[in-house]
RNA sequence: GCGCUUGUAGUCUAACGGAUAGAACUCCGGGCUACGAACCCGGCGAUGAAGGUUCGAAUCCUUCCGAGCGCA
Numbered sequence: 001g002c003g004c005u006u007g008u009a010g011u012c013u014a015a016c017g018g019a020u021a022g023a024a025c026u027c028c029g030g031g032c033u034a035c036g037a038a039c040c041c042g043g044c045g046a047u048g049a050a051g052g053u054u055c056g057a058a059u060c061c062u063u064c065c066g067a068g069c070g071c072a
Base pairs, nucleotide, nucleotide: 001071002070003069004068005067006066007065010025011024013022018055027043028042029041030040031039048064049063050062051061052060
């Protein structure tokens, strides 16, 4: 340089083109406890960026950025 795959909460991970983007762990608050842990209840937090297609985009297309693999 070329080709392929990939990018969603702090971490891991769901989501036929149509739900308020869902869950687990973590974190925060409360309960329980002599105090903790465990357990129970509740809460915060995410679509890599910019365009395009569409009535509607996390999802399809383009470019860029990052990661991985292959070829040279």
A computed fold for a 72-nucleotide RNA from a Planctomycetota bacterium, annotated as transfer RNA. It matches the Rfam family "tRNA". The family's RNA type in Rfam is transfer RNA. The organism belongs to Planctomycetota, within Bacteria. Its mean pLDDT, the model's own confidence on a scale to 100, is 82.